[in-house]
RNA sequence: GCUUCCGUAGUAUAGUGGUAGUAUUGGGGACUGUGAAUCCCUAGGGGGGGGUUCGAUUCCCCCCGGAAGCC
Numbered sequence: 001g002c003u004u005c006c007g008u009a010g011u012a013u014a015g016u017g018g019u020a021g022u023a024u025u026g027g028g029g030a031c032u033g034u035g036a037a038u039c040c041c042u043a044g045g046g047g048g049g050g051g052u053u054c055g056a057u058u059c060c061c062c063c064c065g066g067a068a069g070c071c
């Protein structure tokens, strides 16, 4: 330098044009003699910019960051 893949809550991940889920972590509560465990509630997210579309996390382009391969 070229090619391919990836980027979603603090962390790990799912989904894929029409409200972004789950687990864990954090906060509150129930239970308990206290704690742990368990249960309930709650907070927290689409790497940046542009395009297509009525509507983009999803499709297209560029950039940024990461991984693998080739040279």
Base pairs, nucleotide, nucleotide: 001070002069003068004067005066006065007064010024011023012022013021018054025043026042027041028040029039030038047063048062049061050060051059

Predicted 3D model of a 71-nucleotide RNA (transfer RNA) from a Promethearchaeota archaeon.
Taxonomically the source falls in Promethearchaeota (Archaea, Promethearchaeati).
The coordinates come from a structure-prediction model, not an experiment, and the mean pLDDT is 82.
The sequence is in RNAcentral, with records from ENA.
Its Rfam family is "tRNA". Its family is annotated with triplet codon-amino acid adaptor activity in the Gene Ontology.